This is a predicted structure of a 393-nucleotide part of an RNA (large-subunit ribosomal RNA, domain III) from Syntrophomonas sp. DTU018.
Context: one part of a larger RNA
RNA sequence: AAGUAAGCGAGAAGGCAGGUGAGAAUCCUGCCCGCCGGAAGCCUAAGGAUUCCUGGGGAAGGCUCGUCCGCCCAGGGUAAGCCGGGACCUAACCCGAGGCCGGAAGGCGUAGGGGAUGGAUAACUGGUUGAGAUUCCAGUGCCACCUACAAACCGAUUGAGCGAGGGGGUGACGCAGGAGGAUAGGUGAAGCGUGCGGAUGGAAGAGCACGUCCAAGCACUUAGGAGGCAGAGUAGGCAAAUCCGCUCUGUGGGAACUCUGAGGUGUGAAGGGGAGGGAAGCGUAGUACCGAAGUCACUGAUUCCAGACUGCCAAGAAAAGCCUCUAGCGAGGUUUGGGGUGCCCGUACCGCAAACCGACACAGGUAGGCAAGGAGAGAAUCCUAAGGCGCGC
Numbered sequence: 001a002a003g004u005a006a007g008c009g010a011g012a013a014g015g016c017a018g019g020u021g022a023g024a025a026u027c028c029u030g031c032c033c034g035c036c037g038g039a040a041g042c043c044u045a046a047g048g049a050u051u052c053c054u055g056g057g058g059a060a061g062g063c064u065c066g067u068c069c070g071c072c073c074a075g076g077g078u079a080a081g082c083c084g085g086g087a088c089c090u091a092a093c094c095c096g097a098g099g100c101c102g103g104a105a106g107g108c109g110u111a112g113g114g115g116a117u118g119g120a121u122a123a124c125u126g127g128u129u130g131a132g133a134u135u136c137c138a139g140u141g142c143c144a145c146c147u148a149c150a151a152a153c154c155g156a157u158u159g160a161g162c163g164a165g166g167g168g169g170u171g172a173c174g175c176a177g178g179a180g181g182a183u184a185g186g187u188g189a190a191g192c193g194u195g196c197g198g199a200u201g202g203a204a205g206a207g208c209a210c211g212u213c214c215a216a217g218c219a220c221u222u223a224g225g226a227g228g229c230a231g232a233g234u235a236g237g238c239a240a241a242u243c244c245g246c247u248c249u250g251u252g253g254g255a256a257c258u259c260u261g262a263g264g265u266g267u268g269a270a271g272g273g274g275a276g277g278g279a280a281g282c283g284u285a286g287u288a289c290c291g292a293a294g295u296c297a298c299u300g301a302u303u304c305c306a307g308a309c310u311g312c313c314a315a316g317a318a319a320a321g322c323c324u325c326u327a328g329c330g331a332g333g334u335u336u337g338g339g340g341u342g343c344c345c346g347u348a349c350c351g352c353a354a355a356c357c358g359a360c361a362c363a364g365g366u367a368g369g370c371a372a373g374g375a376g377a378g379a380a381u382c383c384u385a386a387g388g389c390g391c392g393c
Base pairs, nucleotide, nucleotide: 014032015031016030017029018028019027033390034389035388036387041370042369043368047350048349051348052076053075054074055073056072057071061069062068081142082141083346084345085344086343088119089118093114094113095112099108100107101106123140124139125138126137127136143342144341145340146339147338149337150336151335152334153333154332161329162328166325167324168323169322170321174312175311176310177309180305181304182303185299186298187297188296189295192211213271224260225259226258227257228251229250230249231248232247233246234245236244237243276290277289313316356365357364372384373383374382375381
């Protein structure tokens, strides 16, 4: 040179008014504008670990500012028999009593144990906080176990009932494909209900908003799917078996019977929710409180029936659980109702991101679920809803 050049991290975009304050382009509120909308919305796993909420602050962090914040200080916040994990099961893999190997350190490995990313497993709807909710509250349920209570029934060697650590079945699984039924959701309505009344030529009609509801329990099965059924024999299933397997006989046809089965109807519900209306009040308001209608038609899933069905070859976990069979135990038991018990851990918040992984409030990366409307074959693309943002000069 010079407080000059360059930089201030996506070209989605801001504007105005009011408020607060010592101080405002940047904080708060309102109106208008713009952007995303298979996301830039919502839920959730991992990971993070208080970042959540409230009150206060203004040194540093914030690429400017700052009265603001994921910053600082203080106080508060995470409630479960039924959600996820454990007191259940096993996979890869790991550990491993004895055992084998090795001089040792140690290595391998049987029984066994650990180990979800899988199996099994009982709860739904609504309300509520400044911050938690399938956890609190309200209503309606369900599961397991106990029971000195009540009732009914069965049994006591002519064996009720329980019942394996054993036997059998089931659990139990690939890929591709298409069809059917149903629902969620959506759309329309001139049907129904509530509210409004056209500052401009007209518009009382065709304008605006809403239009419902769970599980469990009962009956049915509208749709379907699977299995034939009965008897006798039996040397196999390491003992036994009425179970399974095998053999024979009878009978039967697309039916009966058994199992399974989404959904629908009634109930749950005289409940909840609901557009809208809307107080009192010094200070806590769209709060408390009140509360209408609730039908029909069309469309329609990637969801459910479904471990379905059909085809194919590369032939597609295990164990628990459940059912059954005996072995065995065996004198009181079973069912229903009533009563009782129900442990430990997680639960706030972010979660395609300023809170995770990238040294950063970093244009990168990050598993799964939900999937509205118009146009469209479509989850493409464009515009929008709910919702969220305008990317900290």

Rfam family: Bacterial large subunit ribosomal RNA.